[in-house]
RNA sequence: GAUUAGAGUUUGAUCAUGGCUCAGGACGAACGCUGGCGGCGUGCCUAACACAUGCAAGUCGAACGGAAGUAAGUUUUCGGAUUUACUUUAGUGGCGAACGGGUGAGUAACGCGUGAGGAACCUGCCUUUCAGUGGGGGACAACAGUUGGAAACGACUGCUAAUACCGCAUAACAUAUUCGGACCGCAUGAUCUGAAUAUCAAAGCUUUAUGUGCUGAAAGAUGGCCUCGCGUCUGAUUAGAUAGUUGGUGAGGUAACGGCUCACCAAGUCGACGAUCAGUAGCCGGUCUGAGAGGAUGAACGGCCACAUUGGGACUGAGAUACGGCCCAGACUCCUACGGGAGGCAGCAGUGGGGAAUAUUGGGCAAUGGGGGAAACCCUGACCCAGCAACGCCGCGUGAAGGAAGAAGGCCUUCGGGUUGUAAACUUCUUUUACCAGGGACGAAGAACGUGACGGUACCUGGAGAAAAAGCAACGGCUAACUACGUGCCAGCAGCCGCGGUAAUACGUAGGUUGCAAGCGUUAAUCGGAAUUACUGGGCGUAAAGCGUGCGCAGGCGGUUUUGUAAGUCAGGUGUGAAAUCCCCGAGCUCAACUUGGGAAUUGCACUUGAGACUGCAAGACUAGAGUAUGUCAGAGGGGGGUGGAAUUCCAAGUGUAGCAGUGAAAUGCGUAGAUAUUUGGAAGAACACCGAUGGCGAAGGCAGCCCCCUGGGAUAAUACUGACGCUCAUGCACGAAAGCGUGGGGAGCAAACAGGAUUAGAUACCCUGGUAGUCCACGCCCUAAACGAUGUCUACUAGUUGUUGGGGGAUAACCUUAGUAACACAGCUAACGCGAGAAGUAGACCGCCUGGGGAGUACGGUCGCAAGAUUAAAACUCAAAGGAAUUGACGGGGACCCGCACAAGCGGUGGAUGAUGUGGAUUAAUUCGAUGCAACGCGAAAAACCUUACCUAGCCUUGACAUGCCAAGAAUCCUGAUGAAAGUUGGGAGUGCCCGCAAGGGAAUUUGGACACAGGUGCUGCAUGGCUGUCGUCAGCUCGUGUCGUGAGAUGUUGGGUUAAGUCCCGCAACGAGCGCAACCCUUGUCACUAGUUGCUACGCAAGAGCACUCUAGUGAAACUGCCGGUGACAAACCGGAGGAAGGUGGGGAUGACGUCAAGUCCUCAUGGCCCUUAUGGCUAGGGCCUCACACGUCAUACAAUGGUCGAAACAGAGGGUAGCGAAGCCGCGAGGUGGAGCCAAUCCCAGAAAAUCGAUCGUAGUCCGGAUUGCAGUCUGCAACUCGACUGCAUGAAGUCGGAAUCGCUAGUAAUCGCGGAUCAGCAUGCCGCGGUGAAUACGUUCCCGGGUCUUGUACACACCGCCCGUCACACCAUGGGAGUGGGGUUCACCAGAAGCCGUUUGCCUAACCUUCGGGAGGGCGGCGACCACGGUGGGUUUCAUGACUGGGGUGAAGUCGUAACAAGGUAACCAAUC
Repeated sequence: GAUUAGAGUUUGAUCAUGGCUCAGGACGAACGCUGGCGGCGUGCCUAACACAUGCAAGUCGAACGGAAGUAAGUUUUCGGAUUUACUUUAGUGGCGAACGGGUGAGUAACGCGUGAGGAACCUGCCUUUCAGUGGGGGACAACAGUUGGAAACGACUGCUAAUACCGCAUAACAUAUUCGGACCGCAUGAUCUGAAUAUCAAAGCUUUAUGUGCUGAAAGAUGGCCUCGCGUCUGAUUAGAUAGUUGGUGAGGUAACGGCUCACCAAGUCGACGAUCAGUAGCCGGUCUGAGAGGAUGAACGGCCACAUUGGGACUGAGAUACGGCCCAGACUCCUACGGGAGGCAGCAGUGGGGAAUAUUGGGCAAUGGGGGAAACCCUGACCCAGCAACGCCGCGUGAAGGAAGAAGGCCUUCGGGUUGUAAACUUCUUUUACCAGGGACGAAGAACGUGACGGUACCUGGAGAAAAAGCAACGGCUAACUACGUGCCAGCAGCCGCGGUAAUACGUAGGUUGCAAGCGUUAAUCGGAAUUACUGGGCGUAAAGCGUGCGCAGGCGGUUUUGUAAGUCAGGUGUGAAAUCCCCGAGCUCAACUUGGGAAUUGCACUUGAGACUGCAAGACUAGAGUAUGUCAGAGGGGGGUGGAAUUCCAAGUGUAGCAGUGAAAUGCGUAGAUAUUUGGAAGAACACCGAUGGCGAAGGCAGCCCCCUGGGAUAAUACUGACGCUCAUGCACGAAAGCGUGGGGAGCAAACAGGAUUAGAUACCCUGGUAGUCCACGCCCUAAACGAUGUCUACUAGUUGUUGGGGGAUAACCUUAGUAACACAGCUAACGCGAGAAGUAGACCGCCUGGGGAGUACGGUCGCAAGAUUAAAACUCAAAGGAAUUGACGGGGACCCGCACAAGCGGUGGAUGAUGUGGAUUAAUUCGAUGCAACGCGAAAAACCUUACCUAGCCUUGACAUGCCAAGAAUCCUGAUGAAAGUUGGGAGUGCCCGCAAGGGAAUUUGGACACAGGUGCUGCAUGGCUGUCGUCAGCUCGUGUCGUGAGAUGUUGGGUUAAGUCCCGCAACGAGCGCAACCCUUGUCACUAGUUGCUACGCAAGAGCACUCUAGUGAAACUGCCGGUGACAAACCGGAGGAAGGUGGGGAUGACGUCAAGUCCUCAUGGCCCUUAUGGCUAGGGCCUCACACGUCAUACAAUGGUCGAAACAGAGGGUAGCGAAGCCGCGAGGUGGAGCCAAUCCCAGAAAAUCGAUCGUAGUCCGGAUUGCAGUCUGCAACUCGACUGCAUGAAGUCGGAAUCGCUAGUAAUCGCGGAUCAGCAUGCCGCGGUGAAUACGUUCCCGGGUCUUGUACACACCGCCCGUCACACCAUGGGAGUGGGGUUCACCAGAAGCCGUUUGCCUAACCUUCGGGAGGGCGGCGACCACGGUGGGUUUCAUGACUGGGGUGAAGUCGUAACAAGGUAACCAAUC
């Protein structure tokens, strides 16, 4: 000085674990939409695929001889010849071509990086120094001639030059050998130096100069070569590899060391610190990201390497095993006269191809650089520029100021308005960029001249005109930004969660908004977030994760102390860490990007100096760790042998008789051939009751009668001894329950398989009767378990309390101590549960293991096994979760407590009959619609003949039957025709009012006509809603504030002990209070008092009158509160009993319904959003329908009779209603009713006779004197109208039914049961509904069970909450994958065959200029032959990998398929683990 951000998603909610996903950066990118300018960069990531065409390496005449041309001479036989100068150049010769440029195939390597070394090396051109450059020789191209070939290209003969080639001379500071001297090094040896011998040089040219070459030598510089340390990807499902392999001696070879090569000798060498093999890959500076550590990457620029169509090979050269050289082989392409030839863009452009995808067959050598040359100069697709591409980065612009009638248009709207929006229009101004015109560079170098592709470019000036210049994505959350319409689980969206099934801020469109902007989005791959591989910086009791246990080599770690050392460590210094990049400070392009100067940095490596704590190493010492010795002790520790009693079963015998056994109940089974039972005797095998215990021992598995033998370990006490000998432990070794396997025994009981009997829809199960392996022993295997404390071993430290086992001390007391084993608990830890000196606390050492769920502990491969199988151990694919702990609910064929006509105890019913009524179903033109378990079904409907009415048929109307507004006319209104089923259609007549105003006229109200806005809808959606209602349930619950506890969801309070009808009250308590509910307050009923009394009442004889005691009416009070007494209880609340009282423990009844549940019911009461209809889904009318009827169900009525029916007589209510009404008396009718009209707007009159009961008579148990359906006839009443389709009456008819199967309903006292009366609706119609009184019971032991509910607790894999969740087979479709007779490619390896070119070796077969020669030849060379090596190729085998394959195995995913119900609750047989069938 710099520096670390999170979010969404598992749940009803919570915490933690854990994965998936997102926000950021970056890109050689591509794709979609869009696109004004400039600068600087960048641009085949794929096919190292194939390439047309052009260009990319030449140059030198001052090395050489020619040839051609030009110019000027000379000469000429006029053909020409010749000289000089210049130009051009094929050839000889020199230098270059090994640089520059491209690409990344190969390569896991000394290839690269870094740091060293070369005492083991080379280096053309360049620099410096020293010395030299003498004298000769022979050829070959070119050229000429002849000749072959289509061509490419040759062949032969002849001539010729050189800085080409070759001898000779000279030469040491060179090289080699021999002999010395000095000095240095760890050393093989290096350096300096002396002597002798041997060997090796050269080239000239020109413009004549301090020229330039050439030769030898020594140095330098540069470039290269070799060696070494360290670093450098993945796989062990690759564990052994290696014969030139490792080393030595010698030789060869190289510039040089070296198995580099060869001969011989030895048998080594590498490897768990990962050899070998396989896969992948050029490496680095750097680049991207990141707080960093890291991770990913290696385009462009720079360094190194490798490659140049594929493979092999050498030549030349200073340098190559050579991109634009050569030879050979292969593939391919091209030419061909078929004989033979030619070629290599991974140089620059360009073409085809591949691909999502990557540019011009451009200009110039002006600059920078390179090659050649003395130079001029030539060459240069290196390079500098231009072109194309928004491919990236950077900069600029698309205007600025004013401008509200907040224009129009669009969109939305609650219709008021809002928004787009100062935005536009309009006014004023500016002109960057683009455009036009004029001027016009730097880049050019040391002085002058010359030289610019870019380029008339940058830049400057002027001109015109707001003129030519904005899009893309998003708008549910994450994530900034919202509305409308369309669509209707469709179309579609989606990064994750997820949207869409008729009101979609999530799809599509529009308006608006947000973000970025010449770009914006998407996709791919990458880092981050991800502490999600954790070095920094994670974990393993239950989430994934401790090996079943021990022993132990390597490895890791290691007690106290002294001395030394300096490997680690720390500090300083030196060298290096290329440049560029990054960072800092400056500078130049108008800024920036970009370029550039300086600095810092480069955390590294090597060397060096010092320090000496700590670790290591060396030597020495110690005793606290560890061990040994001695005494004592406990023990189901292990192995072997012996032995004991009880029980079971079997056998024999006795006694004895009909059953035994078994179960929920049964049956199979055993038994009259004598069982079971019982007694005696015997046999056999297995296991060891009591003691026995959260007791003991062992490493774990595990170990139990008693005795003996052998044997391991532990504890304790006190001393002595050894002297760190220790801890842990990959690979390894040993042990290792049960089941299982092999061989041989044994076999009582038990008991897989199996058989039978039951159960069941089935029952290959649970239950029962049998029963074989097995269980037991010996030996040998197997090696796994929920092998668990789900907790690796060792060491140290850190409060207490209690029990218990073994030892020691102690008064054998208390207590102390040590080693175990248990229960609590502080601190601390933990996600919580919990752990807590026996840690899951605090630390240290070492080992093992984990990284989302499924696929899968599976496949393949390896190892082990007789087998079963074990062990090691993936991937494709698929999901967004899976899982842990705890919380609140709900649920349980879990538990505890409590309540309710819930059961039980009773009474009466329903279910059977007939009828009524509602529903379903069927029918129909329509049988309108709704209600559907309890909580629909005598329900909406407290009245369907018309109306109602919503339905059907037919006939009509269209601003409408109804509302508001406008215009015109007429008051309104009334009377009366025709036609028609009516609605309607169409006529005639009468008749004017109210208010203002003198009048004209206007207004209100109303009718008709007209045109539009609109009306109207019992049309849809109760799953868009309000309101109202049902239900759990009149059940006792539901919550809040503050406090406290918990990380949190939450808990506490509200739980507990009592008590209550009650969360009612009391007590206790980290709770204290409060609210909605309970209760009370309200109405009614029961008693009394007071007041008031008419229409009520009457002790006054009746009436009248009088009175108000009583009844009654209706107003005010009193009264009941567990108040009093006794008992129980905790001195409480309360309960039990009693007294008094009209009433006693809420006196009876009613109203009153907490938070909520059921998407409960209702759009057809009403209201209402949205949608739909508008000459109709609206409106009017007539007729029909809602009343149909094989059938099924619900609710009722009446009965089946004698507690009754019928007849007669004669009592007693309450509560209601009444003027379009109730309607008396009287009269008529058998009756329904008619007539009549008194009285009454009601304590007065009427409806109105109460009926059961009571008294008397009759019937005598029967289909009846029960029962009344049905039907016929005749009537009454209401009403416009009783046919479909009303009620009632009389007479006649007289059905079913004799008390009701399974099942089921109501009721606990003035109740059930039974009896009648009234009212609403209503013209009429009541077995329904709502009320009223009369008579008036039985029973409740009790809470086991059924149903419902409440509280607490427990389990849970449920939360749509058990009508839950969920498993497996099978069937179908799709996907990936294993096996598979095989088949087809690729890689690699072994053996053999083969052998081009070439180098090497060899060779009198042939040829041969320089040198030597005695002239014969020799030396040397070439060709040819042979041999070795070897590329391509071939044959066979092995190994490995990819693809494919009939068939087949399991796996995954799919819509509501099939079969069962395995798991989750005690899941209905507790579940799970391993093994077997």